[in-house]
Molecule: Bacterial large signal recognition particle RNA
Organism: soil metagenome
Formats: sequence, C1' cells, structure tokens
RNA sequence: CCGUGCUAGGCGGGGAGCCAGCGGUGCCCUGUACCCGCAAUCCGCUCUAGCGGGGCCGAAUCCCCGCCCGAGGCCCGGAAGGUCCGGGGCAGCUGCCGUCACGAGGCGUUGAAGGUCGGGUCCUACGCGACUCCAGACCGCGAACCCGGUCAGGUCCGGAAGGAAGCAGCCGUAAGCGGAGCCUGGUGGGUGCCGUGGGGAUGCCUGGCCGGAGCCGAGUGACAGCAAGCGUCCGAGUCGUCCGCGGUCGACGGCGGGUGCACGG
Repeated sequence: CCGUGCUAGGCGGGGAGCCAGCGGUGCCCUGUACCCGCAAUCCGCUCUAGCGGGGCCGAAUCCCCGCCCGAGGCCCGGAAGGUCCGGGGCAGCUGCCGUCACGAGGCGUUGAAGGUCGGGUCCUACGCGACUCCAGACCGCGAACCCGGUCAGGUCCGGAAGGAAGCAGCCGUAAGCGGAGCCUGGUGGGUGCCGUGGGGAUGCCUGGCCGGAGCCGAGUGACAGCAAGCGUCCGAGUCGUCCGCGGUCGACGGCGGGUGCACGG
C1' cells in the first nucleotide's frame, strides 16, 4: 500500500418554549435526511443521552475537534405610531356663567329707573255656600193566628135579664219596604272667581303715592372664571413596525486538523 472481517461511531442539525435540568413529541429555521411503537390533561430520562424493537453503513464525501461565514430565533436599547388607562387647564376648538363695549328692535312725559305702601298668586284656622253620605221629619204600602179597634155569622156561661172570648170582613198601626227630594241635625274632602283672621315669600302679576328720564334687549366683540367632550402635554400598560459597526444561540456551507482492531498478500 492492497484485500477480507470487525469495532468506536453514524444514518440530520439548530432556535424559542416547556422543565430543577436534559432529550423527544408539537411550533419555527435549515434543506432531503433508515423503518415501526410512545408522547401537551405531555412522554422518556438523571449528567449528557429520547425510551423500546428492527435494519443499513462503517474508519472516511460520510465519524470527531477547531476556526470562518451566516438563514433564522431570542434578549437589550431607541424612534415614530395604533390602542387603552391615569394625571396637568394648557396655545386652540366646544359648552356654561359673569362683566364691559357696540347694538337691530321695542317700552317710556298718556311718566323710565329707583323708593315706599298695599293687593293677588302660596300655606293655615274659622265661618258661609255648593256637593256626597247617614239619620230624623214627610208621603205611600205594610200582620191567616202568636198587634190594636169594631167584630156579622157561629161558639161558650146563664132559667132569664144579660155577659164573655173571638174567626172572616172593614178600619188602623209596628218592624220593614218604597217614594220624594222641600225642611232639620250630623258627616266628609284633590270642594269654592265667597268672607274674616294669622303666617310666609320676596319669584311673578298688579294698584296707589313720591320721583322726573331713562329702561329692556336679539346679536357681535373683548376680558375674567368654570367644565374637561375634542385637541395638547406628562406618565404607565399593551400591540405590531423600523433602527442599532448592541448582546446571545446558531442550521446550511467553507477551511484546517484528528481517529482504530484482527488476519492474509
């Protein structure tokens, strides 16, 4: 160096997540890479590896180590946004209130503002009236017997004179029923163009007197104040986007190095 048979090892790797930690299933990246069973209400393990079963390759393109490149993920920081929340009245918009100025128009010498004295509207008590209801009074009806009067007939007592009870009928009445709504008494209140007394309020309406020239005012503008809906400023959360000669892990790929045993020639 060649051949044969083996062995270590390999037949994908990585990121985030999960986890005490590791690997795997699931997600993502890479890109092609034996098969079967198991796994998110997880699965298998315990120190570096998925576990169980089977198959193939096998010391090099293929295994191991180092460096480079760098898909992609994660972290940090920043920027401008979206959304949501808290706060500041803060140039502005908006709304409300006030003051001042101007002021369309209107009222006013048939008397403005202002002052003063009343009245009404409001509350309350009493009276009066109306109304509701009840009772009385009034009118009518109203009892087979157990209400009254009169009681034919009949009945009873009596020798007789005479007497007694009493049905029907007639008359009357009680309870009760009905009528009328005039009178009397009582009762009630979302009752009153009513009267009297008291109170309250000063808002509105209104009258008298004093007074003697103003008063009201749509609207516009300015200035203060309040509110915080929009906007704005500050801050917190959250979502995605972009940025960083930021950090970290890092597939694929590139370069360099390393790694056996036995037998035969």